[in-house]
RNA sequence: AAUCUUACAUCGGGAGAGACUAAUUUAUUAGCGCCGAAGGAGCAACCACCCCGGAAACUCUCAGGCAAAUGGACCGAUUAAAGCAU
Numbered sequence: 001a002a003u004c005u006u007a008c009a010u011c012g013g014g015a016g017a018g019a020c021u022a023a024u025u026u027a028u029u030a031g032c033g034c035c036g037a038a039g040g041a042g043c044a045a046c047c048a049c050c051c052c053g054g055a056a057a058c059u060c061u062c063a064g065g066c067a068a069a070u071g072g073a074c075c076g077a078u079u080a081a082a083g084c085a086u
Stems, first nucleotide, its partner, number of pairs: 002086002004083002009078005018032001020031004033066003039062001040060003046054002
């Protein structure tokens, strides 16, 4: 210096489920009914193994969400710190 892996950041795409009822400060509280793709937890194929373990888009629904807005796993693009790698 290049390749490879990749955090953060920016832009674009991005599902599901009551604009429910009551009070009322329009944002909350309570009640019932729902959703899974923030986060979290659980089991597991599998991986690793001296020990300690790692692990989902599956499951749960604590949290979050159920008009719009916001948020949103994940995907693409830009950039690139860092690196036990070549």

A computed fold for an 86-nucleotide RNA from an uncultured Pelagibacteraceae bacterium, annotated as Glycine riboswitch aptamer.
The sequence was found by an Rfam model in a public genome assembly.